[in-house]
RNA sequence: CCUCUUCUUCGCCACAUUCGUCGUAAGGCGGAGCCGGAAAGCCACGGGUCUUGGAAUGAUGAGACAGCCGAGCUGCCAUU
Numbered sequence: 001c002c003u004c005u006u007c008u009u010c011g012c013c014a015c016a017u018u019c020g021u022c023g024u025a026a027g028g029c030g031g032a033g034c035c036g037g038a039a040a041g042c043c044a045c046g047g048g049u050c051u052u053g054g055a056a057u058g059a060u061g062a063g064a065c066a067g068c069c070g071a072g073c074u075g076c077c078a079u080u
Base pairs, nucleotide, nucleotide: 012037013036017032018031019030020029021028022027035067041073042072045070046069047068048065049064050063051062052061
């Protein structure tokens, strides 16, 4: 690209990177982007990783990550 058949659930989220913005930082939010995901939906309770303050034999604080894992709640598809 062509042919035949079947179906009619047509969808959802958004890695890295990048632009803007908030934050001391980890990182968050919005746009672009689209690695991947069938719970990559919610949730900071447990573990873990990361940031930060203090401590300096030690103990103890504050914060972030749900796309690190477990637990809890919810949703979708198929079958019975």